[in-house]
RNA sequence: CCGUGCUAGGCGGGGAACUAGCGGUGCCCUGUACCUGCAAUCCGCUCCAGCAGGGCUGAAUCCCCUCCCGAGGUCCGCUCUCCGCGGAAGCCGACGGGGCGAAAGGUGUUGAGGAUCGGGUCCCGCGCAGCGACGACGCGUGAACCACGUCAGGUCCGGAAGGAAGCAGCGUUAAGCGAUGCUCGCCGGGUGCCGCGGACCGGCCUGGUCCGAGCCGAUCGCCUCGGCAGGGCCCGCGAAGGGUCGUGAUCGACGGAGGGUGCACGG
Numbered sequence: 001c002c003g004u005g006c007u008a009g010g011c012g013g014g015g016a017a018c019u020a021g022c023g024g025u026g027c028c029c030u031g032u033a034c035c036u037g038c039a040a041u042c043c044g045c046u047c048c049a050g051c052a053g054g055g056c057u058g059a060a061u062c063c064c065c066u067c068c069c070g071a072g073g074u075c076c077g078c079u080c081u082c083c084g085c086g087g088a089a090g091c092c093g094a095c096g097g098g099g100c101g102a103a104a105g106g107u108g109u110u111g112a113g114g115a116u117c118g119g120g121u122c123c124c125g126c127g128c129a130g131c132g133a134c135g136a137c138g139c140g141u142g143a144a145c146c147a148c149g150u151c152a153g154g155u156c157c158g159g160a161a162g163g164a165a166g167c168a169g170c171g172u173u174a175a176g177c178g179a180u181g182c183u184c185g186c187c188g189g190g191u192g193c194c195g196c197g198g199a200c201c202g203g204c205c206u207g208g209u210c211c212g213a214g215c216c217g218a219u220c221g222c223c224u225c226g227g228c229a230g231g232g233c234c235c236g237c238g239a240a241g242g243g244u245c246g247u248g249a250u251c252g253a254c255g256g257a258g259g260g261u262g263c264a265c266g267g
Base pairs, nucleotide, nucleotide: 001267002266003265004264005263006262009057010056011055012030013029014028015027020046021045022044023043024042034054035053036052037051038050063260064259065258066257067256068255072251073250074249075248076246077245078243079242080241081240083238084237085236086235087234091232092231095226096225097224098223099222100221101220102219105216106215107214113211114210115209116208117207118206119205120204121203123198124197125196126195127194128192129191131188132187134185135184136183137181139178140177141176147172148171149170150169155164156163157162
C1' cells in the first nucleotide's frame, strides 16, 4: 500500500420554554434526515445525562475537535401605538355667574320704560283689644252624729221652783261642688283690617303725577370670573403589541476551512 472480517462511533442539528440539571414528546428555525413503542395535571434519565426492541453503515464525503460564515431565536436598550394607576397644572371642554353682539318669538300709545310722591307685603319689641287657663271676689248649693244657733217631743238632776245635755225640724255656715261675670290679678298664643317705636331703605304688588317708545327674550357666537377634575396636554410607574432601530449581549442550524481517530488475518 492492497484485500477480507470486525470494533468505537454514526444514522440529523439548533433556539426558546420546562427542569436542580440533561435529553425527548409538543412549539419555532434549518432542510431531507432508518423502523416500532412511550410522553405536558408530561416521559426517560444523571454530567459519556431519552429509555426499550429491531435494522443499516462503519475508520472516513460519512465519526470526533477547532475556527470562519450565518438562517433564526432569546435578552437588554431605544422608539411608536394602545390600556391601566398615580401626580402636577388649570390649556381645551363641560358646568355655574356676569357682560357684549346677532336673533325666532312675545309684549307695548287701550302707555313700554324711566323719574318722583305715597300705601301694602317681611322681621323684632312694647302697648291695647280679644281668646284661653288658673286664682281672687261675688252667687247658688252644701253636714244622720263627730259644725254653730234655736231646740217641739222625749231623757237626766231636783220634793218643788228650776236647771242640764240634746235628736228630728228650722235657720246659718266650713271644706267641697256647681253655674256665672262690661269685675280684678297673673300667665300663655299658628289671636288682630288696632296703636307706637325699631330694623329694612332692597325685592315684589299697587295708586297718583311728569316725560313719552321701547322692553323681555328661546337659541347662537365672543369676552370675563368662579369652582370641578370627565377628556386632551405634561411627568412618573406598570402591562400588552409593533419597529428597514442598535459598532448592543448571547446561543446558533445549513455551508466552508483546518486538524484528529482503531483491531485482527492474508498478500